Predicted 3D model of an 89-nucleotide RNA (TPP riboswitch aptamer (THI element)) from Limosilactobacillus gastricus PS3.
The prediction has a mean pLDDT of 77.
Rfam family: TPP riboswitch aptamer (THI element). Gene Ontology term of the family: thiamine pyrophosphate binding.
Lineage of the source: Bacteria > Bacillota > Lactobacillales > Limosilactobacillus > Limosilactobacillus gastricus.
Of the family's consensus pairs, 90% are formed in the model.
The sequence is in RNAcentral, with records from Rfam and Ribocentre.
[in-house]
Formats: sequence, C1' cells, structure tokens
RNA sequence: AUUAGUUAUCUGGGGCGCUUUUUAGCUGAGAUGAACCCAUUGAACCUGCUCUGGUUAGGACCAGCGAAGGGAGAUAAACGAUUUUAUUC
Repeated sequence: AUUAGUUAUCUGGGGCGCUUUUUAGCUGAGAUGAACCCAUUGAACCUGCUCUGGUUAGGACCAGCGAAGGGAGAUAAACGAUUUUAUUC
C1' cells in the first nucleotide's frame, strides 16, 4: 500500500405462526424484542401458496416446489493474508 477471508462499526432489509392447557403448550436463531436473523458467495424474507405429500392437538412441524421469480451495503477500524520499499542482522 492492497483486501479473496474472519470479526467489528455504522446503515439498511426481514419475520412474528399454530393450539384441546390461553397467567399455558408446540417448533424454531427469533413467534413484537431494540432482541433475533440477513445484507448480492444474497433460502434472512416475499410471491407461487386458501399449493402438493407426510406428520400432528394444531400448524411452513417435515419434505417438495427451488439450477423458479424477486429481494436490502458501505467502511481497511481490528485480526489475518498478499505485495512493495526502507532499515538491521
């Protein structure tokens, strides 16, 4: 000096369902918390979907759809890495 990477900061995007226990139960990172997740290497999330098959008390609970269509970024600050120069041995 640079930036494929990791982290961090700021900024931004997103979801919040089902139920026979409802001051409760189920799944999950998260079911309205300034918490969680994600930011183009983009399945975070939306459309298709009042979909299809399975499962369940029920339900995006699981799978398909999905090599489908959309979808929100900067900083070299730290670590690391690479290159160049100088100095020392």